[in-house]
RNA sequence: CUCUUAUCAAGAGAGGUUGAGGGAUAGGCCCGAUGACACCUCAGCAACCAUCAAUGGAUUCUUUCAUUGAAAAGGUGCUAAUUCCUACAAGCUGAUUGCUCAUGCUUGAAAGAUGAGAA
Numbered sequence: 001c002u003c004u005u006a007u008c009a010a011g012a013g014a015g016g017u018u019g020a021g022g023g024a025u026a027g028g029c030c031c032g033a034u035g036a037c038a039c040c041u042c043a044g045c046a047a048c049c050a051u052c053a054a055u056g057g058a059u060u061c062u063u064u065c066a067u068u069g070a071a072a073a074g075g076u077g078c079u080a081a082u083u084c085c086u087a088c089a090a091g092c093u094g095a096u097u098g099c100u101c102a103u104g105c106u107u108g109a110a111a112g113a114u115g116a117g118a119a
Base pairs, nucleotide, nucleotide: 002118003117004116005115006114007113008112013042014041015040016039017038021031022030023029025087026086027085028084043079044078045077048075049074051070052069053068054067055066056065057064058063083111088108089107090106091105092104093102094101095100
């Protein structure tokens, strides 16, 4: 980097170093010299993997899978704004004689992020 799969409306920040950008992309809208981003230290959140328990299924009887729950010492992740909003499609609604349009609403997809697995 590619593929598969699950989740993404909740939650959780202080200090130090540095010094101008950052929020993936585009548009918008925000954050930022009252110090952003990044890095380091400590703290925290959550519960994906791993761990433990119960129930059920499968089994070559050794295990394995699913669901639920517990805990937070391990591997990750996260700690401005819903993934900050929109992007594509459909429906509703509204405007328009109509073609058509979107400032609105809903649903789904795409893209992205993170975990687990695979190549």